Small-subunit ribosomal RNA, central domain from an uncultured Gammaproteobacteria bacterium, 351 nucleotides, folded computationally. Rfam family: Bacterial small subunit ribosomal RNA. RNAcentral holds the full RNA, with entries from Greengenes. The prediction has a mean pLDDT of 87.
Context: one part of a larger RNA
RNA sequence: UUGGGUGUAAAGGGUGCGUAGGUGGAUCAAUAAGUUGGAAUUUAAAUCCCGCAGCUUAACUGCGGACCUGGUUCCAAAACUGUUGGUCUUGAGUUCGAAAGAGGAGAGUGGAAUUCCUAGUGUAGCGGUGGAAUGCGUAGAUAUUAGGAGGAACACCAGUGGCGAAGGCGGCUCUCUGGUUCGAUACUGACACUAAGGCACGAAAGCGUGGGGAGCAAACAGGAUUAGAUACCCUGGUAGUCCACGCCGUAAACGAUGAGUACUUGGUGCUGGAGGAAUUCAACCCCUUCGGUGCCGGAGUUAACGCGUUAAGUACUCCACCUGGGGACUACGGUCGCAAGGCUGAAACUC
Repeated sequence: UUGGGUGUAAAGGGUGCGUAGGUGGAUCAAUAAGUUGGAAUUUAAAUCCCGCAGCUUAACUGCGGACCUGGUUCCAAAACUGUUGGUCUUGAGUUCGAAAGAGGAGAGUGGAAUUCCUAGUGUAGCGGUGGAAUGCGUAGAUAUUAGGAGGAACACCAGUGGCGAAGGCGGCUCUCUGGUUCGAUACUGACACUAAGGCACGAAAGCGUGGGGAGCAAACAGGAUUAGAUACCCUGGUAGUCCACGCCGUAAACGAUGAGUACUUGGUGCUGGAGGAAUUCAACCCCUUCGGUGCCGGAGUUAACGCGUUAAGUACUCCACCUGGGGACUACGGUCGCAAGGCUGAAACUC
């Protein structure tokens, strides 16, 4: 490379936007680049293959035929692809009317709880554990009452509930703002899908500067345990956790399952719409339908487990990735970063 693969065996990029590229709806006409057919010419000879012939045979040699991927030119065809010019509305988008939501950013604000401070009551313990001790407390602790300070997080509601591309998002109010769904008709008329590079976002930890610091808590100290105990348990406790701005760019960033489109028996929940039937009206209930999210399961599929209209089924388009284990998420080089380090990424050797 061909072929085969990527839920769990090696393998889906953390996620999106989008450039090149690849691919692309219906219909009419033209064209003839691809495509198909034919003809001519070329593809040296020798060789190879077939037949015949000549050396006594063979090797060898000669003659004839066949073969030669393909190239060039001309003629023809017009289904498909391409190109050009029209037309269309189903894909896509716009408009209008509704709807739900922890989607995002900023500002303000609320109550419970922990801690600390002040004051009152009150007295000898408190705390902690398997049991203890370190620790706190007669300079009045723990407990309790009142007041105050400050930071962080938002009980119940809460739900295989909702929203978001992913990371993720949860007290309440306001302002700004993104996306989605349903219904309707009108408009544009293929404007689409995917996406190498690129750009943006990206938990936690970590880094820089400046704030903040209640609780928790790497490091660290002490007390225990133990043969030891650089741990598990306990008492403390600094970075950090929080905010602003700027970096880092990684995770079991997981559904371990890339994105899009179409098709293929069902049952049953939840959630957001729309329509219908019934009802005096409304709600509930029932039926239909569109979007999302679960469970079970049929055909099919799978090595099995399982998946099963939210596919891992049946197909197509595009991207990414895999090719025995270790060496090796390494070395060297390059590139990015303040650093930590990230990305790219071998070989010797060995089994």